The RNA shown here (SAM riboswitch aptamer (S box leader)) has 88 nucleotides and comes from Aquibacillus rhizosphaerae. It matches the Rfam family "SAM riboswitch aptamer (S box leader)". Rfam describes the family as follows. The SAM riboswitch is found upstream of a number of genes which code for proteins involved in methionine or cysteine biosynthesis in Gram-positive bacteria. The source organism's lineage runs through Bacteria, Bacilli, Caryophanales, Bacillaceae and Aquibacillus. The model forms 97% of the base pairs in the Rfam consensus. The coordinates come from a structure-prediction model, not an experiment, and the mean pLDDT is 87.
[in-house]
RNA sequence: AACUUAUCUAGAGAGACGGAGGGAAUUGGCCCGAAAAUGUCUCAGCAACCAGCUUAAUAAGCAUGGUGCUAAUUCCAAAAGAUAAGAA
Numbered sequence: 001a002a003c004u005u006a007u008c009u010a011g012a013g014a015g016a017c018g019g020a021g022g023g024a025a026u027u028g029g030c031c032c033g034a035a036a037a038u039g040u041c042u043c044a045g046c047a048a049c050c051a052g053c054u055u056a057a058u059a060a061g062c063a064u065g066g067u068g069c070u071a072a073u074u075c076c077a078a079a080a081g082a083u084a085a086g087a088a
Base pairs, nucleotide, nucleotide: 003086004085005084006083007082008081013043014042015041016040017039021032022031023030026078027077028076029075044070045069046068049066050065051064052062053061054060055059074080
């Protein structure tokens, strides 16, 4: 890489660097962007999948650790993808 299961209409941004495209790929829309986007780093935050801990324990809670996430319903449609856990 491929496979299985679950979730994907909730939630959560500041600073620094940088300087042109970006929103995963394709098509069609729609939108973001020199009033500096996308991205990288730092800090902060959201969430609660796994581990851990607590309780009145098929559940609820905490948020210590492992991930994830912090424009728009995964931006929308087709199609596909993302994340988590697991098995071989």